[in-house]
Predicted 3D model of a 172-nucleotide RNA (glmS glucosamine-6-phosphate activated ribozyme aptamer) from Halanaerobium sp. Rfam family: glmS glucosamine-6-phosphate activated ribozyme aptamer. About the family: This entry contains a glucosamine-6-phosphate activated ribozyme that is found in the mRNA for GlmS. GlmS is an enzyme that uses fructose-6-phosphate and glutamine to generate glucosamine-6-phosphate. The ribozyme catalyses self cleavage of the glmS mRNA that is thought to regulate GlmS activity. By type it is a riboswitch. The sequence was found by an Rfam model in a public genome assembly. Its mean pLDDT, the model's own confidence on a scale to 100, is 76.
RNA sequence: GGUUGAAAAAAAGCGCCUGAGCCCAGUUGAGACGGAUAUCAUAACUGGGGUGACGAGGAAGAGAGUUAUCGAUUAUUCGGCGGAUGCUCUCAGGUAUUAGCUGUACUGCCUUAAUUUUAUCUUUUAAAAUCAGCAGGCAACUGAUGAUACAGAGAAGAUAAUUAACAGCUGA
Numbered sequence: 001g002g003u004u005g006a007a008a009a010a011a012a013g014c015g016c017c018u019g020a021g022c023c024c025a026g027u028u029g030a031g032a033c034g035g036a037u038a039u040c041a042u043a044a045c046u047g048g049g050g051u052g053a054c055g056a057g058g059a060a061g062a063g064a065g066u067u068a069u070c071g072a073u074u075a076u077u078c079g080g081c082g083g084a085u086g087c088u089c090u091c092a093g094g095u096a097u098u099a100g101c102u103g104u105a106c107u108g109c110c111u112u113a114a115u116u117u118u119a120u121c122u123u124u125u126a127a128a129a130u131c132a133g134c135a136g137g138c139a140a141c142u143g144a145u146g147a148u149a150c151a152g153a154g155a156a157g158a159u160a161a162u163u164a165a166c167a168g169c170u171g172a
Stems, first nucleotide, its partner, number of pairs: 014082004019078001022049008031040002054071003061091006092111005099170006117161008130147003134143003
C1' cells in the first nucleotide's frame, strides 16, 4: 500500500478534492547589488502542505423528472464529483366552501393534514463578519473563547377587505 472481516460514531450551505490561485522546500535559468560568499526579488518544473458555504428554513404513500428555498459577508462562498427534507407531473388513498344543514357539479387542497386572493402588525435568540486577545504551525492557515451588532424567505397568530355555481330544508 492492497484485500477481507468486525465494531462504533456521523449529514443536508451537507461530505469529498485530481483544476486554478495561496504557503514551504529543492532544481534549473536569467536579473539587481557585489572582489567573492552572502542577500534581494522573479519565471518554469518537481515534491509536500493549507483553503475550498455564514447562518435561517425545510421530510417521510408509490413512481418519474429537475442546475432544489431565503437572505448575510472586507465576496475563492471560484471550479469539479457525490448526496439532499424543495419544485413539477402521474398514480393511489383521503378531504373541503356561501347564516346553518344535506346533496349535486366544477375546482382546489392534504399525505396526519386538508376552500380563493390581498394588505398591515406581532412572534419565531441569525451566524459568520467586526473588535479583543489566547493556543498550535517556519508559513499559508487552524482551533476554542469573550464582547457585540445587522437580514430575508418560510411558519404561527391577530386585524381589515375580497372571491364563492345549482337544488332542497331551516332560521333571521